[in-house]
Parts: sequence; C1' cells; structure tokens
RNA sequence: GACCCGGUAGCUCAGUCGGUAGAGCACUUGCCUUUUAAGCAAGGGGUCCUGGGUUCGAUCCCCAGCCGGGUCA
Repeated sequence: GACCCGGUAGCUCAGUCGGUAGAGCACUUGCCUUUUAAGCAAGGGGUCCUGGGUUCGAUCCCCAGCCGGGUCA
C1' cells in the first nucleotide's frame, strides 16, 4: 500500500435482505433461606464507532473517515 472480517447494554454476542433493538452473564429490588450461595420474580441500563448521502423512515443501503484483527505485497 491492496483486499477481507469486525465495531450494537458494564462484558460476550444476536438481530432484521429498511418500519423507532434483544439474549446470556453482570448490576438493583423483592421472595425463599438461620446466613451466604443457588433458585424464582420484577426492574434499571443503548445518540447501534463518527460524519455525510438515499428514503416518509437507516443498526440495516451508498460514500468517506477512525479503531481492532487477518491475508498478501
């Protein structure tokens, strides 16, 4: 330098081939228990990497950039 993959909750990751986003773990509260742990129930938590474009509408499509990983040179 070229190409490929990835960036979404505190962490690990889904997601829909366009219609205002979920799981597990973690956290908070309650129940249970002598207590803890385990278990059960409920809850909080997101400018979906950034900027622009298309569209009535973008996490999703297009362009550029940033960050991480890989292959080649």
Record summary:
Transfer RNA from a Candidatus Falkowiibacteriota bacterium, 73 nucleotides, folded computationally.